This is a predicted structure of a 77-nucleotide RNA (transfer RNA) from a Nitrososphaerales archaeon. The prediction has a mean pLDDT of 81. It matches the Rfam family "tRNA". It is annotated as a transfer RNA.

């Protein structure tokens, strides 16, 4: 250096093919129910689309560039 996959909350992970009204879920953590306490449960909030552009009425999702990861190929006097 060249191709291919990836990147969503404090952790994980669904949706991207086929663009559409508020971005779904698990764990996690506040507040409370609930119980003699704990644990389990339940019911409330709290937090996410890697960054910058573009197209388009609208982009997590489709083009283009960057970072970061993972594989394979290739240099390596």
């Nucleotide at each position: 250096g060249c191709g291919a996959g990836g990147u969503u909350a404090g952790u994980c992970u669904a949706g991207c093919c086929u663009g559409g009204u508020u971005a779904g879920g698990a764990c996690g953590g506040u507040g409370g129910c609930u119980u003699c306490c704990c644990a389990a449960g339940c019911c409330u909030c709290c937090a996410g689309c890697a960054c910058g552009g573009g197209u388009c009425c609208g982009a997590a999702u489709c083009c283009c560039g960057u970072a970061c990861c993972u594989c394979g190929c290739a240099c390596c006097a």